Small-subunit ribosomal RNA, central domain from an uncultured prokaryote, 348 nucleotides, folded computationally. The full RNA is in RNAcentral, with records from ENA. Its Rfam family is "Bacterial small subunit ribosomal RNA". Gene Ontology terms of the family: structural constituent of ribosome and ribosome.
Context: one part of a larger RNA
RNA sequence: CUGGGCGUAAAGCGCGCGUAGGCGGCUUGUUAAGUCGGAUGUGAAAGCCCCGGGCUCAACCUGGGAACUGCAUCCGAUACUGGCUAGCUAGAGUAUGGGAGAGGGCUGUGGAAUUCCACGUGUAGCGGUGAAAUGCGUAGAUAUGUGGAGGAACAUCAGUGGCGAAGGCGGCAGCCUGGCCCAAUACUGACGCUGAGGUGCGAAAGCGUGGGGAGCAAACAGGAUUAGAUACCCUGGUAGUCCACGCCGUAAACGAUGUCAACUAGCCGUUGGGAGGAUUGCCUCUUGGUGGCGCAGCUAACGCGGUAAGUUGACCGCCUGGGGAGUACGGCCGCAAGGUUAAAACUC
Numbered sequence: 001c002u003g004g005g006c007g008u009a010a011a012g013c014g015c016g017c018g019u020a021g022g023c024g025g026c027u028u029g030u031u032a033a034g035u036c037g038g039a040u041g042u043g044a045a046a047g048c049c050c051c052g053g054g055c056u057c058a059a060c061c062u063g064g065g066a067a068c069u070g071c072a073u074c075c076g077a078u079a080c081u082g083g084c085u086a087g088c089u090a091g092a093g094u095a096u097g098g099g100a101g102a103g104g105g106c107u108g109u110g111g112a113a114u115u116c117c118a119c120g121u122g123u124a125g126c127g128g129u130g131a132a133a134u135g136c137g138u139a140g141a142u143a144u145g146u147g148g149a150g151g152a153a154c155a156u157c158a159g160u161g162g163c164g165a166a167g168g169c170g171g172c173a174g175c176c177u178g179g180c181c182c183a184a185u186a187c188u189g190a191c192g193c194u195g196a197g198g199u200g201c202g203a204a205a206g207c208g209u210g211g212g213g214a215g216c217a218a219a220c221a222g223g224a225u226u227a228g229a230u231a232c233c234c235u236g237g238u239a240g241u242c243c244a245c246g247c248c249g250u251a252a253a254c255g256a257u258g259u260c261a262a263c264u265a266g267c268c269g270u271u272g273g274g275a276g277g278a279u280u281g282c283c284u285c286u287u288g289g290u291g292g293c294g295c296a297g298c299u300a301a302c303g304c305g306g307u308a309a310g311u312u313g314a315c316c317g318c319c320u321g322g323g324g325a326g327u328a329c330g331g332c333c334g335c336a337a338g339g340u341u342a343a344a345a346c347u348c
Stems, first nucleotide, its partner, number of pairs: 003320004007302002012316001014201004021194003025088003029084003033081002035077008049065006091191001092188004096183004103177007110154001115149007125136002162169002206247006215241002220236004258315006266293012297304002321348003330341004
């Protein structure tokens, strides 16, 4: 490079937006760049191939032909692709009216619980474990009552429920704000899909500066266990966990399944809308999501099966035996931790 692949064997970028590029609906006319036909020129000779000839044969030499799949110019064809032109509405979008939602940001606010503080009641234990001990307590703990402080998280509702591109999002109220769905019309008129680079977002941990600190808790200390116990269990406990701003840019970032579109039996549940018929609460149809089964088909099997891993198309990413190694070196990024890009020797 070609081929074959990417749910679990190696392989889908964590997710969006989007540049170049690639690809692109229906119809008319035009053009003739791609495409197709013909002609002319050229495509050196030798070689290869075909038909002959010469060395006694062959190798070898030699005559002719074919071929040289290409390029250029000219003449023509016009279905398809492209360019231009004029239109269309089935893709895409806009307007109108409704709807659901832990979607996002900010501000405020509520109750339960833990802890701490003060005071009251009260007395000898509490706590913890497999059993204990460290620990706390007569300087009055634990328990209980009242009041107060402060931080963090929001029981029930809660649901293979909802929302979001992903990460993720859960008390309540207000303000600001993104997306989605449905119905019926009107409008724009291909405005679309994908997306190398690029750019934004991106759990937890970690980092910087300043706050905050109730509970929990790496490190650390002690008590146990044990042959030992740098652990598992217990008593403590600092970073951190929380907030603001700025970094980091990773993950089993998972559906281990890229995005978009079309087509391909059914059945059952659930959630959001719409329509019709019944009308004590049900049925039918339709549409968007989210689950369970399942035909055909696919699959190495497991399984997938209109939410495809089926049948196809467009575009991107990625894989190519194991180890060495997601490492070294170099580049880029970062305050650092490190991230990203990414080999080879050697070895089986």